[in-house]
RNA sequence: UUUUGAUAAAGGCAAACUUACUGAAAGGUAAGGACGCAAAGCUAAGAGUCUAAUGUUUAUAUAACUACUAUUUGCAGUAGAUGUAUUUACUAUGACAGUCAAGCCGCCAGA
Numbered sequence: 001u002u003u004u005g006a007u008a009a010a011g012g013c014a015a016a017c018u019u020a021c022u023g024a025a026a027g028g029u030a031a032g033g034a035c036g037c038a039a040a041g042c043u044a045a046g047a048g049u050c051u052a053a054u055g056u057u058u059a060u061a062u063a064a065c066u067a068c069u070a071u072u073u074g075c076a077g078u079a080g081a082u083g084u085a086u087u088u089a090c091u092a093u094g095a096c097a098g099u100c101a102a103g104c105c106g107c108c109a110g111a
Stems, first nucleotide, its partner, number of pairs: 002111004012037002017032006035098001041104003046100002048096003055090002059086005065080005
């Protein structure tokens, strides 16, 4: 330097779940906890997956406005454009490195 991870040793990481904090959510952080991992170390400029606050959009409800029509002690109908709430679909600028590829770095042992 390349390659391998059967065995041993020194150690390392920590899925689900629980609690707290954080975030619109996906998720993240810390503690507990171990399903697993030889890169389950780092990088989100490639692919994929998750979320959809925001933006666009669908439908419904509702509020006031404008125009027209009707009514005239009862305040309605139609149309237009708008606000708000819920909702449909798309959207990353948000995430996932324990989905894959790529790049960088690295412990122990063997060849």